Record summary: Bacterial RNase P class A from a Paracoccaceae bacterium, 400 nucleotides, folded computationally. It matches the Rfam family "Bacterial RNase P class A". By type it is a ribozyme. Taxonomically the source falls in Paracoccaceae (Bacteria, Pseudomonadota, Alphaproteobacteria, Rhodobacterales). The coordinates come from a structure-prediction model, not an experiment, and the mean pLDDT is 75.

[in-house]
RNA sequence: GCGGAUGGCCGGAUGGCCGCGGGGCCGCACGGCGCCGAGGAAAGUCCGGACUCCACGAGGCAACGGUGCCGGGUAACGCCCGGCCGGGGAAACCCGAGGGAAAGCGCCACAGAGAACAGACCGCCCGUGCGGCGACGCGCGGGCAAGGGUGAAACGGUGGGGCAAGAGCCCACCGCGGGACGGGCAACCGGACCGGCACGGCAAGCCCCACCGGGAGCAAUGCCAAAUAGGGGCCUCGCGCGGGCCACGUCCUUCACGGGAUACGGGCGCGCAGGGCGGCUUCGGCCCGAGAGGCCCGGGUUGGCAGCUUGAGCGCCGCGGCGACGCGGCGCCCAGAGGAAUGGUCAUCCAGCGGCCGCACGGCCGUGGACAGAAUCCGGCUUACAGGCCAUCCGCGCGC
Repeated sequence: GCGGAUGGCCGGAUGGCCGCGGGGCCGCACGGCGCCGAGGAAAGUCCGGACUCCACGAGGCAACGGUGCCGGGUAACGCCCGGCCGGGGAAACCCGAGGGAAAGCGCCACAGAGAACAGACCGCCCGUGCGGCGACGCGCGGGCAAGGGUGAAACGGUGGGGCAAGAGCCCACCGCGGGACGGGCAACCGGACCGGCACGGCAAGCCCCACCGGGAGCAAUGCCAAAUAGGGGCCUCGCGCGGGCCACGUCCUUCACGGGAUACGGGCGCGCAGGGCGGCUUCGGCCCGAGAGGCCCGGGUUGGCAGCUUGAGCGCCGCGGCGACGCGGCGCCCAGAGGAAUGGUCAUCCAGCGGCCGCACGGCCGUGGACAGAAUCCGGCUUACAGGCCAUCCGCGCGC
């Protein structure tokens, strides 16, 4: 200098003017002063929680859904860190829904003879018949699976021995299965020795195993409340009811006590609704009938307030840990709106890009900053993102 890998950060700066949202202070008020005001993803709403309401005596089982190598971190997770195994790369490093296929079921397209307790198309070998001088060809009976061929996958591989030809038939190595023992918390790694090979693949197919899981969501939920309509209760006055009650009054009787009658007056109670006509009902129309006023209560619509932002918070330093992270000290307050503010413009400057001058350093002119945007809050994941910066590592070339 070039190529590559990983982790992290920034994502225009300053000032003037006008404007918007929320607190604070002054002010009777109009108003004035000053402070704060989007993001790394505020996004997708995919996981995990906090919080609130609803349901629920506890535990177990079943069903359903989810998770799935091991250890650790965390409030928790499907997240993160470290490790293991498998795959890719020359390497740095990257990728993996990564439990179980000897519990059972199912599936394995096309091609191919045969696709799972397999199979013989070409082929190899032996015997035999025929033809041919012969090499050999054709047929029949039998042995075989080495070689060819199909496929993603063909029931171990390579080499040697053996055989008529062959074959784990036998042997060595590799693979596979078991495995004393050793290392590691574990996943897992190594492995003396044994076994002649028995056990193909797929569980993001059913399934088995282990673990986890009540439901709804801030439009949750709580509080306050005007007017109007409607509901309930009470009071006042009025009206109705005598096939409601009492016997105060009144009347009858008795010398008296007592007895009896009565609902006009009085008191109490109940009610203020219903009934009728015509057409089948819903429903609408007409007629009759004894109701007006006041107060209180509760619910709904709508509105207001709370929930609402001090929190698993942020920054710096120290300590522990490989790390995720934890502990301690000091400092800070960092949007809380709610149909929803965070904007516009001007000037100067800075990356970047283009053009011109120029060998080059450089100068001039123009252009010029992405994705997006809070809505109860927090931890993650995923997705979008112009341009730029930093650190570490791998490889190549050159110079000293």